The prediction has a mean pLDDT of 84. The RNA shown here (transfer RNA) has 72 nucleotides and comes from a Polyangiaceae bacterium. Its Rfam family is "tRNA". By type it is a transfer RNA. Its family is annotated with triplet codon-amino acid adaptor activity in the Gene Ontology.
RNA sequence: GGGCGGGUAGCUCAGUGGUAGAGCGGUGGCUUUACACGCCAUUGGUCCUCGGUUCGACCCCGGGCCCGCCCA
Numbered sequence: 001g002g003g004c005g006g007g008u009a010g011c012u013c014a015g016u017g018g019u020a021g022a023g024c025g026g027u028g029g030c031u032u033u034a035c036a037c038g039c040c041a042u043u044g045g046u047c048c049u050c051g052g053u054u055c056g057a058c059c060c061c062g063g064g065c066c067c068g069c070c071c072a
Base pairs, nucleotide, nucleotide: 001071002070003069004068005067006066007065010024011023012022013021018055025043026042027041028040029039030038048064049063050062051061052060
């Protein structure tokens, strides 16, 4: 320098055009002498960034940034 994959909640990841979700975690409660487990409720996001397309974009297109792999 070129090619490919990825960037979404505190963490690990879903979500392939129509109001963004799960598990774990955090908080409160129930239970226990107490803790753990379990159960119930609750808490959660500028979807990396800047533009474009569209009635509407996490999703499609272009530029940039960062991470990983491959080629040279």